[in-house]
RNA sequence: ACCUUAUCAAGAGCGGUGGAGGGAAUGGGCCCGUUGAAACCCGGCAACCUGUAUUCAUACAAAGGUGCUAAGUCCCACAGAAUUUUGAUUCUGAAAGAUGAGGU
Numbered sequence: 001a002c003c004u005u006a007u008c009a010a011g012a013g014c015g016g017u018g019g020a021g022g023g024a025a026u027g028g029g030c031c032c033g034u035u036g037a038a039a040c041c042c043g044g045c046a047a048c049c050u051g052u053a054u055u056c057a058u059a060c061a062a063a064g065g066u067g068c069u070a071a072g073u074c075c076c077a078c079a080g081a082a083u084u085u086u087g088a089u090u091c092u093g094a095a096a097g098a099u100g101a102g103g104u
Base pairs, nucleotide, nucleotide: 001104002103003102004101005100006099007098008097013042015041016040017039021032022031023030026077027076028075029074043069044068045067048065049064050061051060052059053058073096078093079092080091081090082089083088
């Protein structure tokens, strides 16, 4: 890098360093940010791998490996359905993406 698979409506600081950007990419929107962005450290959350209960299921735990820590994956882009004041709204699914585990 690619493939398979599970999950993605919950949860998590009034801390330190840092200094202007950030919310994946493209387009559109809407937001966050000098009352301090990104990044790093500490703290925290969760429980995929993991550990324990003999095993499945399930429950508990959180030492270790990851992950996460504004807004549903911030929302819409494609397809279908319902409603409709014909401008749109809502729902379902896909695509894309993120994370884990396994594989090539």
Molecule: SAM riboswitch aptamer (S box leader)
Organism: Keratinibaculum paraultunense